[in-house]
Molecule: SAM riboswitch aptamer (S box leader)
Organism: soil metagenome
RNA sequence: UCUCAUCACGAGAGGUGGAGGGAAACGGCCCGAUGAAGCCCGGCAACCCACUUGCGACGUAGCAGGAAGGGUGCCAAUUCCGGCGGUAUAGUCCGCAAGAUGAGG
Repeated sequence: UCUCAUCACGAGAGGUGGAGGGAAACGGCCCGAUGAAGCCCGGCAACCCACUUGCGACGUAGCAGGAAGGGUGCCAAUUCCGGCGGUAUAGUCCGCAAGAUGAGG
């Protein structure tokens, strides 16, 4: 940088730490000494690997599930809100863009 999938739900009255945080910037709106980030433990989820059940005559691929051992990811608010289009103001909804995560190139 490209492709595909998802962005609904879910996740601690713990330890440590001490003032920031909401993934860059700006604006907004929030969270935070009733304790932010980080680290440890814990948890959620089920993308990939491994395992496993059924179908596939057997076996492979594949499809539909299970489980949670390993690799990621995640654990305030829709992806906190912001741009564009359907659409004329606001709102809502849908789509796109942007971004995040995973898998592959």